Model confidence (mean pLDDT): 83 of 100.
The RNA shown here (transfer RNA) has 73 nucleotides and comes from an uncultured Spartobacteria bacterium.
Its Rfam family is "tRNA". Gene Ontology term of the family: triplet codon-amino acid adaptor activity.

[in-house]
RNA sequence: GGGGGUAUAGCUCAACGGUUAGAGCAGCCGGCUCAUAACUGGUUGGUUCCUGGUUCGAAUCCAGGUACCCCCA
Repeated sequence: GGGGGUAUAGCUCAACGGUUAGAGCAGCCGGCUCAUAACUGGUUGGUUCCUGGUUCGAAUCCAGGUACCCCCA
């Protein structure tokens, strides 16, 4: 330099172009226990990487950019 892939909650990951983007873990408040862990109920938490475009409607499609990973040279 060229090609491909990934980017969504603190972490790991879901989400057919269609109502309000969810789950587990973690955090917080409880239950249970003498107490802790485990178990269990509830709950908080989002610039869906950025900038544009298409569309009635975009996490999802398109273009450019950024970061990381892989391959080729």